The RNA shown here (glmS glucosamine-6-phosphate activated ribozyme aptamer) has 158 nucleotides.

């Protein structure tokens, strides 16, 4: 120096790699070599357990790179359990369908909330890096309205 193992801590649009290409500087015998920089910007996302597949939502910036490789992951599918919405009122039990605690689907109106880029300043020959104040999304979500969303049985009320 490299490899392996174990343990601990931590992260989940997260981690790791950096001679795969591209970028900057220098050298060049024009083949390349040496050194350096970069390599995902935020928003949203978890009922509990188990299993499965693997390009797992949304926009912003850019228009060569947010390229590429590896792993993981709150997304997706299946099973079990728990909870919840849906039958004239309220409720119990069993089952069905949808959903996940702000707990059904569709449509309309409305609504809160980014960071990076850019800009300014500082550093660097440069690619770029750091700091600062400000602006601007969409999805999901909140509010209102409309339409639609079960069956059996028992109790209860009218």
């Nucleotide at each position: 120096a490299c490899c392996c193992c174990a343990u601990c801590a931590g992260a989940a649009g997260c981690g790791c790699c950096a001679c795969g290409a591209g970028c900057c500087g220098g050298u060049u015998u024009c083949g390349a070599c040496c050194g350096g920089a970069u390599a995902a910007c935020g928003a949203g996302g978890a009922g509990a357990g188990g299993g499965g597949a693997g390009a797992a939502u949304c926009g912003a910036a850019a228009u060569c790179u947010u390229c590429g490789g590896c792993g993981g992951a709150u997304g997706c599918c299946c099973c079990u359990c728990c909870g919840u919405g849906c039958c004239c009122u309220g409720g119990g039990c069993g089952g069905g369908c949808g959903c996940g605690u702000g707990a059904c689907a569709c449509g309309g109106c409305u609504u809160a909330c980014a960071a990076a880029u850019a800009c300014a300043c500082g550093c660097g020959c440069a690619a770029g890096c750091g700091u600062g104040a400000a602006a601007c999304a969409g999805a999901a979500g909140g509010g209102c309205c409309g339409u639609g969303a079960c069956c059996g049985u028992c109790c209860u009320g009218a």
It matches the Rfam family "glmS glucosamine-6-phosphate activated ribozyme aptamer". Rfam classes the family as a riboswitch.